[in-house]
RNA sequence: GACAAAGGUUAACCCGGCUAAAGCCGGGGGCGCAAAGCCACGGGUCCUCGCUCUCCUCCGCGACGCUCUCUCAAUACGCCACGAAGGACCCCACGACCGCCGAGCUACCGUA
Numbered sequence: 001g002a003c004a005a006a007g008g009u010u011a012a013c014c015c016g017g018c019u020a021a022a023g024c025c026g027g028g029g030g031c032g033c034a035a036a037g038c039c040a041c042g043g044g045u046c047c048u049c050g051c052u053c054u055c056c057u058c059c060g061c062g063a064c065g066c067u068c069u070c071u072c073a074a075u076a077c078g079c080c081a082c083g084a085a086g087g088a089c090c091c092c093a094c095g096a097c098c099g100c101c102g103a104g105c106u107a108c109c110g111u112a
Stems, first nucleotide, its partner, number of pairs: 001109001008033002013028006031099001037105002041102003044097003050091001054088004059083002062080001064078002
């Protein structure tokens, strides 16, 4: 990298398998790719266990408020605090992604 050839690879999606998930493997498929070959080293992205804070839901318990003409005040209701469970957000790798960017390593064909 010739508006070229040979050869290569294969996105989404579908089917099967693995994984907690991200994702990976095999088959089909072919958007694309001149390093879309290798490598998780730097950045980045994704997933998840989990902790703290905050918020939400619900339950329990207690204080307080309200309660018919008066006093006291139960239940219910309201509100607050505490506790349990579930959820959301944030953070988080020793997991994942090199077809996000960079670094590093390596290579096929062809012209001249």
Notes:
The RNA shown here (c-di-GMP-I riboswitch aptamer) has 112 nucleotides and comes from Candidatus Rokuibacteriota. RNAcentral holds the sequence, with entries from Ribocentre. The model forms 94% of the base pairs in the Rfam consensus.